[in-house]
RNA sequence: UCUCAUAGUGGCGAUGGAGUUCGCCGUAAGUGCCAACAGGCUGAUGACUCCUAUCCAGGU
Numbered sequence: 001u002c003u004c005a006u007a008g009u010g011g012c013g014a015u016g017g018a019g020u021u022c023g024c025c026g027u028a029a030g031u032g033c034c035a036a037c038a039g040g041c042u043g044a045u046g047a048c049u050c051c052u053a054u055c056c057a058g059g060u
Stems, first nucleotide, its partner, number of pairs: 010025004016051006032041003
C1' cells in the first nucleotide's frame, strides 16, 4: 500500500422536527396519571435549547 473475513457504526425514553447530553435495550428497551360504572387531568423535552402545532393573558 492492497485484498479478504468478522464486528461495530443500531434502537428506545405517553402526541411533531432538529442539536447537545443522560439513562436503558439487543427483539427488547417503550405504550402517562386518577377512577375502575361513567368519566376526568397534565404535557409536544428523559433533561436543556430552538422550530412547528395547540391553549391562556396582554399589546399593536
Overview
Predicted 3D model of a 60-nucleotide RNA (Fluoride riboswitch aptamer (crcB RNA motif)) from a Bacillota bacterium. It matches the Rfam family "Fluoride riboswitch aptamer (crcB RNA motif)". The family has 289 seed sequences and 2,293 matches in Rfam 15.1. Its mean pLDDT, the model's own confidence on a scale to 100, is 80. The source organism's lineage runs through Bacteria, Bacillati and Bacillota.